[in-house]
RNA sequence: AGAGGCCGGGGGACGGCCGCCGGCGGGCGAAAGCUUCGCGGGAGGAAAGUCCGGACGCCGAAGAGCAAGGCACUCUCUAACGGAGAGCGGGGGUGACCCCAGGGAAAGCGCCGCAGAAAAUAUACCGCUAACCGGUUUAGGCCGGCAGUAAGGGUGAAAUGGCGAGGUAAGAGCUCACCGCGGUGGUGGCGACAUCACCGGCAUGGCAAGCCCUGCCUGGCGCAAGGCCAAAUAGGGAAACGCUUAAGGGUUGCUCGCCCGAUGUUUCCGGGUAGGCCGCUAAUGAUCGCGUCGGCAACGGCGCGGCUAGAUGAAUGGUCGUCGCCUGUUUACAGGUACAAGAUCCGGCUUACAACCGGCCUCUUUUU
RNA sequence: GGGCCCAUAGCUCAGCGGUCAGAGCCGCCGGCUCAUAACCGGCUGGUCCCAGGUUCGAAUCCUGGUGGGCCCACCA
Repeated sequence: AGAGGCCGGGGGACGGCCGCCGGCGGGCGAAAGCUUCGCGGGAGGAAAGUCCGGACGCCGAAGAGCAAGGCACUCUCUAACGGAGAGCGGGGGUGACCCCAGGGAAAGCGCCGCAGAAAAUAUACCGCUAACCGGUUUAGGCCGGCAGUAAGGGUGAAAUGGCGAGGUAAGAGCUCACCGCGGUGGUGGCGACAUCACCGGCAUGGCAAGCCCUGCCUGGCGCAAGGCCAAAUAGGGAAACGCUUAAGGGUUGCUCGCCCGAUGUUUCCGGGUAGGCCGCUAAUGAUCGCGUCGGCAACGGCGCGGCUAGAUGAAUGGUCGUCGCCUGUUUACAGGUACAAGAUCCGGCUUACAACCGGCCUCUUUUU
Repeated sequence: GGGCCCAUAGCUCAGCGGUCAGAGCCGCCGGCUCAUAACCGGCUGGUCCCAGGUUCGAAUCCUGGUGGGCCCACCA
């Protein structure tokens, strides 16, 4: 210098004018309230997708069984998680580093198209081959049969361990060394696992993001949850099932259990209101910032300080000026300045994102 | 705000992981008819919404995204 890897940071700044939404205080008012005055606050790293997990609230204690759904190497963190951290194993990269839904295929079922001889406790298409039988030839030999074989070829994503040597008629774990695989034991590690020794000649190909098995987790519904007040209407009509050995319902798919249940229950049609307060967000939290201690880290303990939107036809905007950054060219202009905005609240994940800034590390080339 | 579902030819839909993805309607060509319709035969037409993954192999299975659709207020 070039090419990369990982991590982190913010996500334009200041001022003037005109506006918007809450809060507190003052003023006026008998009160409701008025909004004239003052002070202070007013979107994000993703507020998004609603994909997970909780808090919170209600429902019949939310009881039992089944079903259904989810998760899946190990340990740890956490309120919890499908999240995070540290490792293990496998794969990729020269490397920094990156990726992995990564339990079980000797519990069972299923599938493996085409090609190929054969696709699952297989088989012999081309081959290779001593003996024996038949034919043929003077003979060597050749052809066919019977038989052996799985080295080589060919098919396929995948062919019943790989490779080398011995062995053989030709061959074959038939035998041996190394590697792989399985079993047993030792050592190290909390563990996943690693490593060493011995044994077994090898004995079961792949797919579980196919059914399934094993282990663990989940009661259901979501702030339109839910509580209170007010207003208005026809407590109208129809159908179904029932009136005590009970229908039906009780925000859980089925069964049982429990509760309610008789001018009953459910569904549909019809009618009325679409108003206010609380929940709701600032004195409180799985809270935020800083410091310190423990831990490799995620994270946790302690101390100090802070209080940070709360709308509901739904506020946070518009405009002007100066400066910043990027691009283009006539040293001054022009254009651009992303993705996108709360709606009960948190912890994550995923997705979108202009131009940038900072730190650590790797490889290649050159120079000293 | 919350919950749920769908996407395959111009339209409506099929499609048990395995041939180059099909059917009906529509369109085009030919036949039949004096002519048209109906009928008969043939043909055209596909980013299986997009991207990534699992698998030898994906429209199909899994994950993420995009687009579209449906339902949910209270009172008696």
Molecule: RNase P RNA; transfer RNA
Organism: Nitrospinota bacterium